About this RNA
This is a predicted structure of a 248-nucleotide part of an RNA (large-subunit ribosomal RNA, domain VI) from a metagenome. Its mean pLDDT, the model's own confidence on a scale to 100, is 89.

Context: one part of a larger RNA
RNA sequence: CGUAGGAAGAUUGACGGGGGCUGCCUUUAGUACGAGAGGACCGAGGUGGACCCACCGCUGGUGAACCGGUUGUCCCGCCAGGGGCAUGGCCGGGUAGCUAUGUGGGGAAUAGAUAAGCGCUGAAAGCAUCUAAGUGCGAAACUAGCCCGAAGAUGAAUCUUCCACAUAAGGGCCGUUGUAGACUACGACGUUGAUAGGCUGCAGGUGUAUGUGUAGAAAUACAUUCAGCCGAGCAGUACUAAUUACCC
Repeated sequence: CGUAGGAAGAUUGACGGGGGCUGCCUUUAGUACGAGAGGACCGAGGUGGACCCACCGCUGGUGAACCGGUUGUCCCGCCAGGGGCAUGGCCGGGUAGCUAUGUGGGGAAUAGAUAAGCGCUGAAAGCAUCUAAGUGCGAAACUAGCCCGAAGAUGAAUCUUCCACAUAAGGGCCGUUGUAGACUACGACGUUGAUAGGCUGCAGGUGUAUGUGUAGAAAUACAUUCAGCCGAGCAGUACUAAUUACCC
């Protein structure tokens, strides 16, 4: 821009893409078959490999803005307590998120029409013949079935609702933002408000703070104290910021 009024929401599916792998074990059954040795088809069940998709409850990883321990040095006048730098100084852990080596799922079944092949009926050609007329079965291939995209499918589809003849319905701009994200786009929210921050509570992490007291000559230990601190998580709460406008 189009889809011959303008919108919001919900659909259909022409067409396209993805997927389609396979081992072993048990059973049927030591059955059929076979002198024996050996040893099935068909069918039923289980468990793996590789690959693909999704997820973070579990097991782990990461987690430079969380907690703790600790060395050297400089600083906060000193002690105590802290801060800077040294690869995040080093070390031990670790929330959210992201993750695999972790977890869940998938390939199918089934149907149709077929290939080679196997038939039935059957003439030409009194026989025979699956084929000439007719009619069956038959494969991981094909068409559906499963998953994804999809009406620019210009052949521009369908349904519901709203708006109205000069602006409405609706959209944008702007702001707070995240399940989204390079930008854009997409989603949530904008006081008739929980969108983000703050605060409070909880979860979770770290591991028992500071100060004081007690014991000890001291290092240190113990008590107060499952303390203190605490990023992203879950709630609550308008304290702060999402004002009013403006444009189509």